The part of an RNA shown here (large-subunit ribosomal RNA, half A) has 1778 nucleotides and comes from a Candidatus Eiseniibacteriota bacterium. Its Rfam family is "Bacterial large subunit ribosomal RNA". Rfam links the family to the GO terms structural constituent of ribosome and ribosome.

[in-house]
Context: one part of a larger RNA
RNA sequence: CGUAUGGUGGAUGCCUUGGCGCCAGAAGGCGAUGAAGGGCGUGGUAAGCUGCGAUAAGCUCCGGUAAGCCGCAAACAAGCUUAGACCCGGAGAUACCCGAAUGGGGAAACCCGGCACAGGUAAUGCUGUGUCAUCGCCCUUGCGAAUAAAAUAGCUCGGGCGAAGCGAACGGGGCGAACUGAAACAUCUUAGUAGCCCCAGGAAAAGAGAGAAAGAUUCGAUUUCCCUAGUAGCGGCGAGCGAAAGGGAACGAGCCAAAACUGUCUCACAUGUUCAAGCCUGCGUGCGUUGUGUGAGCGGUGUUGCAGGGUCUGACUUGAUCGGUGCGCAGACCGGGUCGGGGAGUAAAAAAUCAGUGAUCUAGUCGAACAGCUUGGGAAAGCUGACCAAAGAGGGUGAAAGUCCCGUAGGCGAAAGAAAACUGACUCCCUUCUGUCAGAUACCUUAGUACCGCGGGACACGAGAAAUCCUGCGGGAAGCCGGGAGGACCACCUCCCAAGGCUAAAUACUCUCUGGCGACCGAUAGCGGACCAGUACCGUGAGGGAAAGGUGAAAAGGACUCCUGACGGAGAGUGAAAUAGAACCUGAAACCGUAUGCCUACAAGCGGUAGGAGCCUGAACCCGGGAGCUUGCUCCUGGGGGAUGGUGACUGCGUGCCUUUUGCAUAAUGAACCGGCGAGUUACUUGAGUGCAGCAAGGUUAAGCAUCGCCAGAUGCGGAGCCGGAGCGAAAGCAAGUCCUAAUCGGGCGCAUUUCUUGCGUUAAUUCGCAAGAAGAGUUGCAUUCAGUAGACCCGAAGUCGAGUGAUCUACCCAUGGCCAGGAUGAAGCGUGUGUAGCAGUACGUGGAGGUCCGAACCCACUAACGUUGAAAAGUUAGGGGAUGAGCCGUGGAUAGGGGUGAAAGGCUAAUCAAACUCGGUGAUAGCUGGUUCUCCCCGAAAUAGUUUUUGGACUAGCCUUGCGUGAUCAGUGGCGGAGGUAGAGCACUGAUUGGGCUAGGGACCCUACCAGGUUACCAAACCCAUUCAAACUUCGAAUGCUGCCACUCGCAGCGCGGGAGUCAGUCUGCGGGGGAUAAGCUCCGUAGGCGAGAGGGGAACAUCCCAGACCGCCAGCUAAGGUCCCUGAAUUCGGACUAAGUGUAUAAGGUGGUGGAGUUACUUAGACAACUAGGAUGUUGGCUUAGAAGCAGCCAUCAUUUAAAGAGUGCGUAACUGCUCACUAGUCAAGUGAUUCUGCGCCGAUAAUGUGCGGGACUCAAGUCCGAUACCGAAGCUGCGGAAUGAAAUCUUAUGAUUUCUUUGGUAGGGGAGCGUUCUAUUGUAGGAUGAAGCUCAGUUGUGAGACUGGGUCGACGAAAUAGAAGUGAGUAUGCCGGUAUUAGUAGCGAGAAAGCAGGCGAGAAACCUGCUCACCGAAAACCCAAGGUUUCCUGAGGAAGGUUAAUCCGCUCAGGGUUAGUCGGAUCCUUAGCUGAGGCCAAACGGCGUAAGCGAUGGGAAACAGGCGAAUAUUCCUGUACCAUCUGGGAGACGUCUGAGCCAUGGGGAGACGCAGAAGUGAAAGGCCGGCCCGCGAUCGGAAGUGCGGGUCUAAGCCAGUAGGGGGGUUGCCCAGGAAAAUCCGGGCAGCCGCUAUCCCCGAGAGGUUAUGGGGAGUCCGUAAGGACACAAACCGGCCCAAAGCAUGCUGCCAAGAAAAUCCUCUAGGCGAGUCUUUUGGAUGACCGUACCGUAAACCGACACAGGUAGGUGGGGAGAGAAUCCCAAGGUGCUC
Repeated sequence: CGUAUGGUGGAUGCCUUGGCGCCAGAAGGCGAUGAAGGGCGUGGUAAGCUGCGAUAAGCUCCGGUAAGCCGCAAACAAGCUUAGACCCGGAGAUACCCGAAUGGGGAAACCCGGCACAGGUAAUGCUGUGUCAUCGCCCUUGCGAAUAAAAUAGCUCGGGCGAAGCGAACGGGGCGAACUGAAACAUCUUAGUAGCCCCAGGAAAAGAGAGAAAGAUUCGAUUUCCCUAGUAGCGGCGAGCGAAAGGGAACGAGCCAAAACUGUCUCACAUGUUCAAGCCUGCGUGCGUUGUGUGAGCGGUGUUGCAGGGUCUGACUUGAUCGGUGCGCAGACCGGGUCGGGGAGUAAAAAAUCAGUGAUCUAGUCGAACAGCUUGGGAAAGCUGACCAAAGAGGGUGAAAGUCCCGUAGGCGAAAGAAAACUGACUCCCUUCUGUCAGAUACCUUAGUACCGCGGGACACGAGAAAUCCUGCGGGAAGCCGGGAGGACCACCUCCCAAGGCUAAAUACUCUCUGGCGACCGAUAGCGGACCAGUACCGUGAGGGAAAGGUGAAAAGGACUCCUGACGGAGAGUGAAAUAGAACCUGAAACCGUAUGCCUACAAGCGGUAGGAGCCUGAACCCGGGAGCUUGCUCCUGGGGGAUGGUGACUGCGUGCCUUUUGCAUAAUGAACCGGCGAGUUACUUGAGUGCAGCAAGGUUAAGCAUCGCCAGAUGCGGAGCCGGAGCGAAAGCAAGUCCUAAUCGGGCGCAUUUCUUGCGUUAAUUCGCAAGAAGAGUUGCAUUCAGUAGACCCGAAGUCGAGUGAUCUACCCAUGGCCAGGAUGAAGCGUGUGUAGCAGUACGUGGAGGUCCGAACCCACUAACGUUGAAAAGUUAGGGGAUGAGCCGUGGAUAGGGGUGAAAGGCUAAUCAAACUCGGUGAUAGCUGGUUCUCCCCGAAAUAGUUUUUGGACUAGCCUUGCGUGAUCAGUGGCGGAGGUAGAGCACUGAUUGGGCUAGGGACCCUACCAGGUUACCAAACCCAUUCAAACUUCGAAUGCUGCCACUCGCAGCGCGGGAGUCAGUCUGCGGGGGAUAAGCUCCGUAGGCGAGAGGGGAACAUCCCAGACCGCCAGCUAAGGUCCCUGAAUUCGGACUAAGUGUAUAAGGUGGUGGAGUUACUUAGACAACUAGGAUGUUGGCUUAGAAGCAGCCAUCAUUUAAAGAGUGCGUAACUGCUCACUAGUCAAGUGAUUCUGCGCCGAUAAUGUGCGGGACUCAAGUCCGAUACCGAAGCUGCGGAAUGAAAUCUUAUGAUUUCUUUGGUAGGGGAGCGUUCUAUUGUAGGAUGAAGCUCAGUUGUGAGACUGGGUCGACGAAAUAGAAGUGAGUAUGCCGGUAUUAGUAGCGAGAAAGCAGGCGAGAAACCUGCUCACCGAAAACCCAAGGUUUCCUGAGGAAGGUUAAUCCGCUCAGGGUUAGUCGGAUCCUUAGCUGAGGCCAAACGGCGUAAGCGAUGGGAAACAGGCGAAUAUUCCUGUACCAUCUGGGAGACGUCUGAGCCAUGGGGAGACGCAGAAGUGAAAGGCCGGCCCGCGAUCGGAAGUGCGGGUCUAAGCCAGUAGGGGGGUUGCCCAGGAAAAUCCGGGCAGCCGCUAUCCCCGAGAGGUUAUGGGGAGUCCGUAAGGACACAAACCGGCCCAAAGCAUGCUGCCAAGAAAAUCCUCUAGGCGAGUCUUUUGGAUGACCGUACCGUAAACCGACACAGGUAGGUGGGGAGAGAAUCCCAAGGUGCUC
């Protein structure tokens, strides 16, 4: 590595109890008769859910059903039931506590009451039932302001009615954002959206014209839908916003007040009182309580625009009967009753109620039709034969059922309740003083209104020319001869009548109930939730918020045996199956094993691919043997055989994937691996294109309606509207034309001939004509592509706004409480002395001040180290700072997000702060990053220009693709032409430039009186000669390129019009340039080629260089670049040179007597060059100089002679000479020898960090270099053979394909085309399926591919294909999400270095458990008590899976049982602080804010108990003993009193309660300690020791009696009083008397003493394993010393910052009650409720943990010490869980 077989894990398939969406119907509320929602209970055993409520998985009645029942949910026990249980429906009863919560309070489910009645007690206490909130309105009673009367407001006894709170969306209203869009942003937009608040209904709202319109014979409330229309308009005229009239539909419904006028009604006021005004009229009579006037109420009338109504007049109009106007009669008038007639109604216009019928709903019920055989565990399957059907919907039954079950079609049914609708009762109206007509009159017709101004808002309309509507402020009409509107305004005309109100239906929604449906999901899906989910869990809180389905037909859930401490397993048994065994269907992958074949221990790497030795496997087939029979087959076996498969040494080649890039193996990004999930969708009468289809000069309906229906549909109707049919113009407008213009000659834009095919005729002609057909102009659908608007491909901000939640952390403040060992210093003041005239001053003492000093607790956090995946999300260790103060701490409270708080650091505001947290707007936005899922075929870019708040973005063009059209327009080459100013060149121009000449000008010098003049190796214009330079010079001037025409060639190239893009970062090389440094793998252009997007060969390797453009296959051939000794394919090939440097196989200036070649020149047989031999002389030591200078320090000169030749000397040398040489000469030798120039190949120059500058080996007449030649190798190039596809053409055919020829087939962004697969739907649950579906797994076959098919195994119930359709449709990457599993790794670590050791015990097992003995640690704690907080952790028994950082027999773990006892402790019942709530009240868009009375609220005030004992776990609680407090009630004593009134009762008065800080000195002798005495016991071992040794003990409360130390004080009596909100005998003030004046007295007051107590306690010894027992009615039970910070003491002294409140208590009266009461003493009784376990510096609290952190208060022993420092110890606790 392969194969087989397991584990792990939970994908896939199948399933569904649960969801999601929609349709129809119902209902659209529940609640003081106590809701919604909860708490707590409730069962025989009972933890959870469900049900129920002390009548508690239930009670009663009625109805249904019918045999069993006692919920989920087993088991046992006990029961019920044909006298009808259980169950279902209807109606009742009960219904604890909380909650609007409602008697008061409150921290929800608790506490505390008042009153009435009842129970109980001698009485209080106690118990039960009922009742008691607030607010509003109405009625009633009694009071009653401001304000004189009256009235009103207001208060109040009582009565009645109502409200409140909850609930999903829809509705109306008040307030009202921001992100966002505008590529910024402010008007604008988002949007009147989100949100908050108020209010309502089953719907709401709107609504019956001061309307809409338009010039018309108009319409006629509102609402909703479809059009109108993305129009008119609005708009930084940007982004965007966006009507209406009118048309078509749905539905349909209209009315009532105010006012005028009126009443012969009522009330009030005024007036009047002459029997008058007058009382409807007349007459009579009566009336002063009449009448009249005014106002109000009530009734009538009246309700609109051609104005209407009222009033008056006139005319016409009219069932019966009764009544009224003070009385009678008559008239007139008024109102009502009855009968008859008519109409209406609970739905507005008036308003109730009842009866009957009753569809329907709330339980139910009837309901057709099948058998046999086979397979199988099982029949519903198969086969055979039947039947029903108004029923073949669906579900179930051991697989797949019309006829087995439930059902289905179709029928039937209610004692009780609900109930639409209908009928009747009933009520109202009209039926008469009403209607109509005519006329008159001018009485009415909605006022702080209309309107106007200012400021805003709404209208589509942003102040605009801005009408219309609303109104905050100011002004302010008319009134019918009036007013409003018609988009400023005016006129005319038209329409309408505001400032009052009501009104169904059509419309919106669904928390809920019932029924039904789905091309919706099927457990990572579908609601967050299929399951005990808004659960577990997180957070102080608002809030956030999971995971988790499946045995089997049936538990038949494994009896029994064995191993094991158990878990677990092996057998047996059940079952169709146990690899279905409860961790249970299927059971994939990662990952981990076991067995086996092959390989592997001197060998190197993207782990493959191509080849392949060896080993293993052993198919077909062949041969032989045997067996069976159906006699030519099957099976078994042996031998050959070698298909296939596995592995594989070795060799060639070969640097993953994605993304992003000019460019990635990159050492740039991302991914640990596997599985599942995961991204271009949907909507719109939106726009544009394409394809298909219908109809066509037309096309098409929308809303809606109707019919049918198998109920999301189909068909028909519906022509409102839209598009097209005519254009032009800015428009009026005109019109096949129109506009421009005075007019066109004209010009712009339009019109005209639509195209094709066929036939016939015709023509030069597919030329023209005619005919027929087709296409389509257009439009409407369906599909598809792109765009627009929407979240718009997906994920991702920091942020912005709104509404809420937080001050348990922290900041600051308020209230109330607490804490600070010890030591030191010694301010003021005071005293004394001294001093001064007197002060002052001064010394000493006393005194005890201080943001004083030192230093613990406490607080803080300056330094260092450690720690840094910590012990700890801020610490530890060692030091450090403050430590009586601006100090620190506890408890309760206040301040809240643009806000707080801040001795100020932008600090803190719950591990968050330059604006907290939570939820919402929200899917904010993101020109940015990342990701974006199957296949094949064709074509194929760009990295440029312009513009851009633009440069990493965009738009237009360019370049790509695709469709249609056009038809040689494109390109290349050749020929003939044309324009040009570059390279080069040049210097005539413009400039620059060197030398010389010449010569103006200048300088210098000379000369000069001046003017002149002269010289010049000075500067120098112009000019001349010679020499140069130029991107911005040109007297010149190419090549290439550009372009016109003609020809040829080739590719379907070019062009036009449409659809779709991408690209706007480029890069390298050559050439031409700019910048730079003629630097850059630099930068910017041009041009060409590459890469990009391009493989292959070469270049060792190497995007860019050279060669060459990959359709696929081949174990064929030829070549290119480049190569041919070996690695390594091909020449150790041939010929000729060169190189000696390993040059080749890095480099420059410069150097080189290395070597080759080519020249030029000199010498040379008259003997050169080199070498050797010899000479190298003389004047002369030249002169000078010099100490010397003799060829040779230096200066000058450098002659001459002899010569073959020899310098007044080339070098060495000497002090100077001498000397050695050279030049030069001769000889010997013998033929070339020098110099110089050019050139090939070499050499030096040549120094860097592991070891190397040909790829390596290696190479030298080459395997180096140059020249030449011939072969060969060499690529995916070309060729050959086979195959596939594209395009064009042709042919044959015609399903539309086949064949042939040619052509093409690299490819990123991108365009186009064709397919595969997944889920679901229709045909259809069809074919198939227990003789085995899907899934999983292995293998084979097949297709270009996505894929498909077949077989074996597993599995156990479903389920294709085909043709269409619809999509949640394809995964490897998103620091993706969820789950599983690896690696790191058996690694780090196991949490204070206070420490363990041994023995025994229990036990399967002991370092850790228990017991014992040693040892060690803490000891102002690591001990004990207590508050908060926790909430059972406490105790006992049992257990060991998980938790415990290891093991565990153990535990704060698990299971079971048990445990908390109060008049006195704490709380509550009492009180109040800060603060909070808050009736009425004040304020405020709403919600709400403040606040009086009142209440709540401890951290404070406030009655009362101690000691001992018992005890597994409680004790000031139980028990024993001894007390105390409050209240009730008896007895005794005393006092007072019964109207001359004792006493009681206050919410009133007074006192008291009642208060700071610091300091000092006392007292205190308790507790505690030390010492002694006394009692009990001990004395083992080595030396001493019977004491002056050692060990232990030696103790007792509250209460009562008494009143000490100490401290404080004037006391008492009488009288008076304007104060104490009224009163007072009290307090206060005043006067007087008496006593006292340093305490006789009074008050406060610890402790001690006595008693309590003849009680209690008490060590020890002996026995016993222990528990325990005995001695036992148990011994001693004293003294001295020391000291606090307790207490005395709320005292004293000092000081300045001047230091709670209320109740209880005492006392006083007011008013009321009142006959017995008060005080004291002594008895008896009562004292309910809540807490009480345990931890509590910690393993139980806060820190995620059994966490080195944090946590208020009290006690706090001994030795040493100032000390609570520090060290060591006691009691007690512990050794810190490897």